Predicted 3D model of a 75-nucleotide RNA (transfer RNA) from a Deltaproteobacteria bacterium.
Its Rfam family is "tRNA". Rfam links the family to the GO term triplet codon-amino acid adaptor activity.
Model confidence (mean pLDDT): 80 of 100.
The source organism's lineage runs through Bacteria, Pseudomonadati, Myxococcota and Myxococcia.

């Protein structure tokens, strides 16, 4: 420097053919229930500007552009 691929909750990740319950899951985390106390198993809550801007659009996690970060390739 040129081309692909990716970023979505404290990790891992789904949702990418644009559409309305106003974004979901497993594990973590908190409360509380079981228990002598834990662990395990039950019930529950918090948590996210969907990497960050501008556009397109009645409507964007999704589409286009630019720019941050990562991995692959080629040179």
């Nucleotide at each position: 420097g040129c081309g692909c691929c990716c970023g979505u909750a404290g990790c891992u990740c789904a949702g990418g053919u644009g559409g309305a319950c106003u974004a979901g899951a497993g594990c973590g985390a908190c409360u509380g229930g079981c228990u002598u106390c834990g662990a395990a198993c039950c019930a529950g809550u918090a948590g996210g500007u969907c990497g960050g801007g501008u556009g397109u659009u009645c409507g964007a996690a999704u589409c286009a552009c630019c720019c941050c970060g990562g991995g692959c390739g080629c040179g």